Predicted 3D model of a 350-nucleotide part of an RNA (small-subunit ribosomal RNA, central domain) from a Patescibacteria group bacterium. The prediction has a mean pLDDT of 89. Its Rfam family is "Bacterial small subunit ribosomal RNA". The source organism's lineage runs through Bacteria and Bacteria candidate phyla. It was read from a public genome assembly.

[in-house]
Context: one part of a larger RNA
RNA sequence: CUGGGCGUAAAGAGUGCGUAGGUGUUCCUUCAAGUCGGUCGUUAAAUCUCACCGCUUAACGGUGAGGCCGCGAGCGAUACUGAAGGAAUUGAGUACUGCAGGGGCAAGCAGAAUUUUUGGAGUAGGGGUGAAAUCCGUUGAUACCAAAAGGAAUACCAAUGGCGAAGGCAGCUUGCUAGGCAGAUACUGACACUGAGGCACGAAAGCGUGGGGAGCAAAGGGGAUUAGAUACCCCCGUAGUCCACGCCGUAAACGAUGCCAACUAGCAAUCGGGAGAGUCGACCCUCUCGGUUGCGAAGCUAACGCGUCAAGUUGGCCGCCUGGGGAGUACGGUCGCAAGACUAAAACUC
Repeated sequence: CUGGGCGUAAAGAGUGCGUAGGUGUUCCUUCAAGUCGGUCGUUAAAUCUCACCGCUUAACGGUGAGGCCGCGAGCGAUACUGAAGGAAUUGAGUACUGCAGGGGCAAGCAGAAUUUUUGGAGUAGGGGUGAAAUCCGUUGAUACCAAAAGGAAUACCAAUGGCGAAGGCAGCUUGCUAGGCAGAUACUGACACUGAGGCACGAAAGCGUGGGGAGCAAAGGGGAUUAGAUACCCCCGUAGUCCACGCCGUAAACGAUGCCAACUAGCAAUCGGGAGAGUCGACCCUCUCGGUUGCGAAGCUAACGCGUCAAGUUGGCCGCCUGGGGAGUACGGUCGCAAGACUAAAACUC
């Protein structure tokens, strides 16, 4: 290389947009590049195959024919691919009418709770644990009432539920903004799918500058426990957690399952829409499109399990794997303020 694979054995990039490339609906006409068929030329000899012949045979050798890999020219074929032109509408998209939603960004507002401060009232405890102690409290704590300040998060609703490409998204209102679904027509006319590089987004932690700081809490201090206790439990507590701007670019970034399209029994639940039946109007019921979930035919699977939301049956494109350790390391390079990230070996060893 030909292969075989990628839910859990090694293997789907964290996610999207998209360049090149690869692949691509139906019909007509033309061309004839790919493709196919003759012809001619070339493809040195030797080698290879076959026939015959020569050394006593064989090896070896000779003569003739053939074969292999092609290449070029010219003639012809036109189903498929391709190229050019034309047409179409089912793929794709646009317009229209509706609908659901924690999709995103910004501003404003609200109540509960924690903490602190002040005032009132009040007295000896409070807190914490398995039990305690550190700790707080007669300079008046805890418990109770009132007021104020400030930060962070939004109980119930809440769901097996919704939205988003993923990360993720939840009090309420307003503004701006993106996507989706359904319905019925009209329009564009293959405009499509995938996507090496590239670009953008990307939890938490971490970093820079400036704010903020209630609660929580790495580090740190103390009390316990213990043989010890650099822990688990308790009392404190700083970064951080929050905001603005800029970095970082990772994760069990998981459905451990790339994207798109088609096909292949059903049953049940639920969310959004439409139609029908029914009704005063609805609920319920039937059908249908789109999502989410449970169970299952066939089939698949090493098994577990998957099963119209496939891990079934196929096609297109991309990414990735190739025994364990060494190692996601060294070196080099790129990026980063740094932490480090990405790319990525070998010796050696089993």